[in-house]
This record gives sequence, structure tokens and C1' cells, in this order.
RNA sequence: GAUAAGGGCAAACCCGGGGUGACCCGGGGACGCAAAGCCACGGGUCUCGCCUCGACGACCAGUUGGGCGAGUCAGCCGGGCUACCGAA
Repeated sequence: GAUAAGGGCAAACCCGGGGUGACCCGGGGACGCAAAGCCACGGGUCUCGCCUCGACGACCAGUUGGGCGAGUCAGCCGGGCUACCGAA
């Protein structure tokens, strides 16, 4: 990248299992996807824990912001790596 060919993946949701959680795995299922194949490297999302931190709260509880730590998402964006078919 072409209304080509052969195909591929699988959102929400449901069932089973794992995890405190974000979420993950398997089965079903298809909203979509030309890298929706792989990698948390940069930004970001979300979760959990902690804090002589800020705000609200008399205090506490709690909510929210910040910091630190550990995670999550590759179907949020960028980047890296790899790859099938292929006319004009």
C1' cells in the first nucleotide's frame, strides 16, 4: 500500500481461574485493528504501600494534591526490534 489472495488478532460483555488491586491467563464473543506481533526506553493512565508534606476536615475517619517505592496498561502517544502478502 489494492474493494487482490491466503489468512491473522480480538474491545465490551459472559463463564472459569490467578492477584489486595490496577490487571492477567483460559474458554465463549466481535467493537475494532495493516503491525491490535514483541519490548515499559520517554511521556502518560491506572493500582497498591509508605510519608515529621500541602488543602478540606476542631480532632479522628475520610477525600484530594504532592513526594518516594513497587506494580499495571504495548488496543493512549512517541521510540526501538521483528515480520506475512504484494498489483499499479
A computed fold for an 88-nucleotide RNA from a soil metagenome, annotated as c-di-GMP-I riboswitch aptamer.
Its mean pLDDT, the model's own confidence on a scale to 100, is 86.
The RNAcentral record of the sequence draws on MGnify.